RNAcentral holds the full RNA, with entries from SILVA.
Small-subunit ribosomal RNA, 5' domain from Rumex scutatus, 477 nucleotides, folded computationally.
Lineage of the source: Eukaryota > Streptophytina > Embryophyta > Pentapetalae > Rumex.
Context: one part of a larger RNA
């Protein structure tokens, strides 16, 4: 000199675009953040009284709650990056070949009863389905062969037809696994390992595998740093540098891990699941003391910690996601607005003329000099500002549909009107005098100033540098 998610002091006009708990992965009041389908199904209710239907709802059922969102605690690891590989899975989507025959039994809802303070639970009876089961069938699977095993569902419509269902084959995209190389510090950590290394049999997985189990063998990795300890999410990138390289990993994007702490499985194409379940623990809350309920590292917001970080805002109009045949519903993702000079970029605080070189201030050798064309004053302009009017694009090519927003922008009226500070002035380093003080008070990044004329302290006048900022502190190069 440059840089920053910065903070502090003084000051502060406007606009565009960005950014905003780096600390306690501390504890959380309140609201919202994941629903949808009545064109799968039987019911209940409202409404109508034109018997056609319409609307709403708890329940069964389907799909989605494994995406999106947040955080970086853990992790030195095939976690990440890069380059390869073979023994795999795959809902929705695309292409393609076939198929859907016959039968059955239930359980919610509902009704009645019962227990409980509540959360909720029990019992009896009835019922539907794209919920469940059986038989038959199969270009699939297993097997050397004989042989054995496995499926389906309907709905809408007057119909055409459309949307679904089952079994194969291929694809796309996603995911699981293996491996070469790379990936911080310490030897004042030198020895480590017993499912450990390999084999055989059994089990297990979508799949490979000591993944697991029994037996057998005694191996395996390590000064090319094992093990242990400390620290840390990794990368694309970001900052500095001519480069080599050093530092870093906020925002945005990819991957990983976690979702009060620890453990576990269930469902499912996919989880060992942030707003699901079970157990244990710590905390908080309710209780009729018998028992129950909660998890903001989602968005706002509160307390606390801290030098320090925002609104309990608007909207689904756009983009995207879920469900649906569709209309549509949901979406704190997202789009926007609000707050903050936190950063960056742009712009303004006026332009031209104006010497009696006025007055005040300051200095002085008392002659004058300086502030200084600066002001006053004359004239001009209106970015900005006030006010009045017009008023978008963003909507997806018939129409309709705009949160932002009466915003951006444009036009008219008015009037220089509303708008400059901060730091420094001994050298490094641009900028000097006077007064006070007297090794005191104080200054200071380094050298160093101050003990009676201090260009270094404090004030004043003047000057210099930057400028809606300036200076200090912290950190990196």
């Nucleotide at each position: 000199a440059g840089a920053u998610g910065a903070a502090c002091g003084c000051u502060g006009g406007c606009g565009g675009c960005a950014u905003g708990c780096u600390u306690a992965a501390c504890a959380c009041a309140u609201g919202c953040a994941a629903g949808u389908c009545a064109g799968a199904c039987g019911g209940g209710a409202a409404g109508u009284g034109u018997u056609g239907u319409u609307u709403c709802c708890a329940g069964u059922g389907g799909c989605g709650g494994a995406c999106a969102u947040g955080u970086g605690a853990g992790u030195a690891a095939c976690g990440c990056g890069u380059a390869a590989g073979a023994a795999c899975c795959u809902g929705c989507c695309c292409u393609u070949g076939g198929g859907a025959g016959g039968g059955g039994a239930a359980c919610a809802a509902c009704a009645a009863c019962u227990g409980g303070a509540a959360a909720c639970a029990g019992c009896u009876g009835c019922u539907a389905a794209u919920a469940c089961c059986c038989c038959g069938u199969a270009g699939g699977c297993u097997g050397a062969g004989g042989a054995g095993c496995a499926a389906a569902a309907g709905g809408a419509g007057g119909a055409a037809u459309c949307c679904g269902c089952c079994c194969g084959a291929g694809g796309a995209g996603c995911g699981g696994c293996u491996c070469g190389c790379g990936u911080c510090u310490g030897a004042u950590u030198a020895g480590c390992u017993a499912g450990u290394u390999g084999g055989u049999g059994g089990g297990g997985c979508a799949a490979u595998a000591u993944c697991u189990u029994a037996c057998c063998a005694a191996g395996g990795a390590a000064a090319u740093g094992a093990u242990c300890a400390g620290u840390a999410g990794c990368u694309g990138g970001u900052c500095c540098g001519a480069g080599a390289g050093g530092a870093u990993g906020a925002u945005c994007a990819g991957c990983c891990a976690c979702a009060c702490u620890g453990g576990g499985a269930c469902u499912g194409a996919g989880a060992c699941a942030c707003g699901a379940c079970c157990c244990a623990g710590a905390c908080u809350c309710c209780u009729a003391c018998g028992g129950g309920a909660u998890g903001u590292a989602g968005c706002a917001g509160u307390g606390g910690g801290g030098a320090a970080u925002u609104u309990u805002u608007u909207g689904c109009a756009a983009u995207g996601g879920g469900c649906g045949a569709a209309a549509g519903c949901c979406u704190a993702a997202c789009a926007a607005a609000g707050c903050a000079a936190u950063g960056u970029c742009g712009u303004g605080u006026g332009g031209a003329g104006g010497u009696a070189g006025a007055a005040u201030g300051c200095c002085c050798a008392c002659g004058g000099g300086u502030c200084g064309u600066g002001a006053a004053u004359u004239u001009c302009u209106u970015u900005u500002c006030c006010u009045a009017g017009a008023g978008a694009a963003g909507a997806a090519g018939g129409a309709a549909u705009g949160g932002c927003g009466g915003u951006a922008u444009c036009u008219g009226u008015g009037g220089a009107a509303u708008a400059a500070u901060c730091a420094u002035c001994g050298g490094c380093u641009a900028a000097c005098u006077c007064u006070g003080u007297g090794c005191c008070a104080g200054c200071a990044g380094c050298c160093g100033c101050g003990g009676u004329a201090a260009g270094a302290u404090a004030g004043a006048g003047g000057a210099u540098g930057c400028a809606a900022g300036c200076g200090u502190u912290a950190u990196c190069c």